The RNA shown here (SAM riboswitch aptamer (S box leader)) has 114 nucleotides. The sequence was found by an Rfam model in a public genome assembly. It matches the Rfam family "SAM riboswitch aptamer (S box leader)". Gene Ontology term of the family: regulation of gene expression. The coordinates come from a structure-prediction model, not an experiment, and the mean pLDDT is 81.

[in-house]
RNA sequence: GACUCAUCAAGAGCGGCGGAGGGAAUGGCCCGAUGAAACCGCGGCAACCAUUGAGCAAUCAAAAAGGUGCCAAUUCCUUUAGGCAGGAAAUCUCCACAGCCUAUAAGAUGAGAG
Numbered sequence: 001g002a003c004u005c006a007u008c009a010a011g012a013g014c015g016g017c018g019g020a021g022g023g024a025a026u027g028g029c030c031c032g033a034u035g036a037a038a039c040c041g042c043g044g045c046a047a048c049c050a051u052u053g054a055g056c057a058a059u060c061a062a063a064a065a066g067g068u069g070c071c072a073a074u075u076c077c078u079u080u081a082g083g084c085a086g087g088a089a090a091u092c093u094c095c096a097c098a099g100c101c102u103a104u105a106a107g108a109u110g111a112g113a114g
Stems, first nucleotide, its partner, number of pairs: 003112006013042004021031003027077002043071003048067002051062004075106001080103005086095003
C1' cells in the first nucleotide's frame, strides 16, 4: 500500500527547540513573526483494543496502571444520488447555482484478516 468491520455534531494544551509554513487532495475559507510544520518534555481528553464485573449471547457497566489515538474551526466546508425548499415555465415539464435532510464517495482512527 490493497481487503473487512466499527466510529467520526461531544471532549481536551502549556513549555522547550525550530524557523515558514500549516489545515489529506481540488476549490474555498481560515490559522501562522503576538511565531507555522517537524521533534522533545510535561499535562489533559476520550474509551477502540486489552483489563474487571454481569449476561447463554447480543450487549451493558466500571476503572484508566497497559497498547493506540486525539487536544482551532462538524472530518472547517467540499464528491455523487435521491428528496424538500427555490427558480423558469405554465400543468406537461425543465433547471439545479446558493439553503436543509437522507444515503454515499473520499479521508482519518481503531480492531481484524492476508